Predicted 3D model of a 137-nucleotide RNA (FMN riboswitch aptamer (RFN element)) from Rossellomorea marisflavi. RNAcentral holds the sequence, with entries from ENA, Rfam and Ribocentre. NCBI's taxonomy places the organism under Bacteria, Bacillati, Bacilli, Bacillaceae, Rossellomorea. The prediction has a mean pLDDT of 80. The model forms 97% of the base pairs in the Rfam consensus.
RNA sequence: AUUCAUCUUCGGGGCAGGGUGCAAUUCCCUACCGGCGGUGAUGAAGCAUUUUUGCUUCUAAGCCCGCGAGCCUUUUUGAGGCAGGAUUUGGUGAGACUCCAAAGCCGACAGUAUAGUCUGGAUGGGAGAAGAUGAAG
Numbered sequence: 001a002u003u004c005a006u007c008u009u010c011g012g013g014g015c016a017g018g019g020u021g022c023a024a025u026u027c028c029c030u031a032c033c034g035g036c037g038g039u040g041a042u043g044a045a046g047c048a049u050u051u052u053u054g055c056u057u058c059u060a061a062g063c064c065c066g067c068g069a070g071c072c073u074u075u076u077u078g079a080g081g082c083a084g085g086a087u088u089u090g091g092u093g094a095g096a097c098u099c100c101a102a103a104g105c106c107g108a109c110a111g112u113a114u115a116g117u118c119u120g121g122a123u124g125g126g127a128g129a130a131g132a133u134g135a136a137g
Base pairs, nucleotide, nucleotide: 002136003135004134005133006132007131008130009129010128017029018028019027031117032116033107034106035067036066037065038064043058044057045056046055047054048053062105063104070082071081072080073079074078087103088102089101090100091099109120110119111118
């Protein structure tokens, strides 16, 4: 290094403007937002080098793979189950659902004029991230 245990801290963004209406941040026009891990042909820095490649670190997907928030059961610091979303076309290229361009699409539950954006469960939980201590090695 790595593995295990314990602890600490951190850990989600968004309807401006307009229309209809008794009433809508819920409908309509329009606007706005994108959690975590992985992958990765992006970008940056550094090192090496046979000078055009190689290596290292950081960084890079809402819709590719997986996870999280809700509900139920249970032998309840755990385990199992259910519910719950979405991408194409063109370009470059040896290679791209990740790059570039364009056009699309999606968003738990409860409440309320039908909600990704308001209010609420939630001063909660959480994928995980960073660090400390101890043990193994």